[in-house]
RNA sequence: UCAGACGGUCGGAUGGCCGCCGUCGGCGCGCGCGCCGGCGGAGGAAAGUCCGGGCUCCACGGAAACACGGUGCCGGGUAACGCCCGGCGGGGGCGACCCCAGGGAAAGUGCCACAGAGAGCAGACCGCCCCGGUACCGGCCCGGCCGGCCGGGGCAAGGGUGAAAGGGUGCGGUAAGAGCGCACCGCGGUCCCGGCAACGGGCCCGGCACGGCAAACCCCACCGGGAGCAAGACCGAAUAGGGGCGGACGGGCGCCGGUGCGCGCCCACGGCCGUUUCCGGCCGCCGCCCGGGUUGGUCGCGCGAGGCGUCCGGCGACGGGCGUCCCAGAUGAAUGGCCAUCGCCCCGGACCGCGAGGCCCGGGGGCACAGAACCCGGCUUACAGACCGUCUGACCCG
Numbered sequence: 001u002c003a004g005a006c007g008g009u010c011g012g013a014u015g016g017c018c019g020c021c022g023u024c025g026g027c028g029c030g031c032g033c034g035c036c037g038g039c040g041g042a043g044g045a046a047a048g049u050c051c052g053g054g055c056u057c058c059a060c061g062g063a064a065a066c067a068c069g070g071u072g073c074c075g076g077g078u079a080a081c082g083c084c085c086g087g088c089g090g091g092g093g094c095g096a097c098c099c100c101a102g103g104g105a106a107a108g109u110g111c112c113a114c115a116g117a118g119a120g121c122a123g124a125c126c127g128c129c130c131c132g133g134u135a136c137c138g139g140c141c142c143g144g145c146c147g148g149c150c151g152g153g154g155c156a157a158g159g160g161u162g163a164a165a166g167g168g169u170g171c172g173g174u175a176a177g178a179g180c181g182c183a184c185c186g187c188g189g190u191c192c193c194g195g196c197a198a199c200g201g202g203c204c205c206g207g208c209a210c211g212g213c214a215a216a217c218c219c220c221a222c223c224g225g226g227a228g229c230a231a232g233a234c235c236g237a238a239u240a241g242g243g244g245c246g247g248a249c250g251g252g253c254g255c256c257g258g259u260g261c262g263c264g265c266c267c268a269c270g271g272c273c274g275u276u277u278c279c280g281g282c283c284g285c286c287g288c289c290c291g292g293g294u295u296g297g298u299c300g301c302g303c304g305a306g307g308c309g310u311c312c313g314g315c316g317a318c319g320g321g322c323g324u325c326c327c328a329g330a331u332g333a334a335u336g337g338c339c340a341u342c343g344c345c346c347c348g349g350a351c352c353g354c355g356a357g358g359c360c361c362g363g364g365g366g367c368a369c370a371g372a373a374c375c376c377g378g379c380u381u382a383c384a385g386a387c388c389g390u391c392u393g394a395c396c397c398g
Base pairs, nucleotide, nucleotide: 001394002393003392004391005390006389007388008387009386010385012342013341014340015339016338017337018336020041021040022039023038024037025036026035027034028033029032043369047380048379050378051377052376053375054374055228056227057226058225068224069223070222071221072220073087074086075085076084077083088102089100090099091098092097103219104218108217109216110213111212112211125159126158127155128154129153130152131151132150133149136148137147138146139145167185168184169183170182171181172180186208187206188205189204191202192201193200194199232299233298234297235296242290243289244288245287246286247285250267251266252265253264254263255262256260269284270283271282272281273280274279306325307324308323309322310321311320312319313318343367344366345365346364347363348361349360351358352357
């Protein structure tokens, strides 16, 4: 200098004018509004609502079991977690480093498509080898001698299929072969050593049996009541409706475990509406008291597993001590709009430089993802641009 790996920080600044929400103080009145002044007013993800909690209500005598759901190497952190940290094992990269649902397949059941001879305690298509035969074809050194062919048998080395074919490489061995024998690697087992553990290392033994899939059922261990701030609590009009008491009040019929002037139907009466008649629709007295409850209002609702600084312990996640700060609270839902200057990016022009690029001028355009809604810890996803730190590889110079 170039290419990369990991971790972290920020994510426009200043001023003016006009507004919005909250809060404190003062003043005014028509008492819950107005005016004036001060102070505070979105995020790293406020997002997705995926996981864990606080809080609230409901359910539940306790414990266990079963069912269902979740988690799944080991140790630690935490209020808790499926999160985080440190390790282990496997895989990838020259490397910094990155990725992994990573318990159990000798408890049982099931599955292994297509292809292939054979897919579970398997198999012989091509092939390799041995023995026997010679009707037929070819060759010759004329002998079934050789090749083919026919019959019988051995093998699993090589080819081929597949995601996967009953260990791998090499040497020996053999008719050809084969853990058939041996060495190394792998695998299984006893023992020893290191480590809290996952696991790692070593000696010896075994010739290899026991394929894969549990994000298939299942087994094992651990965890789990349900719903969610529209939770939940309080205050409570007008109208309508419910209950009680007292009073007033036409007729007929029906109903009853209740016999009340209770309910229903019809007629009459009265009122209202459609201009009127006819006709149709709706409604049915008065007073007092009680509780529920809609709109609405208040609380829940901002001091918290809190932020910042510093010291100590720890590899780290994190924990502890001390000091300091108070930091949004809307609810048809505030946190905004306009202007100016600066910053950054793009475009145009001039100059410098071999070049990457640097610098000056001008005007125009742009400045991401996105916005609290009970709160907190995580994860995931989106994001223009800028900056910092540690480390790796290559090349060059000293």
RNAcentral holds the sequence, with entries from ENA. Predicted 3D model of a 398-nucleotide RNA (Bacterial RNase P class A) from an Azospirillaceae bacterium. Its mean pLDDT, the model's own confidence on a scale to 100, is 77. Taxonomically the source falls in Azospirillaceae (Bacteria, Pseudomonadati, Pseudomonadota, Rhodospirillales). Its Rfam family is "Bacterial RNase P class A". Its family is annotated with ribonuclease P activity, dimeric ribonuclease P complex and tRNA processing in the Gene Ontology. By type it is a ribozyme. It is recorded under the gene name rnpB. The model forms 95% of the base pairs in the Rfam consensus.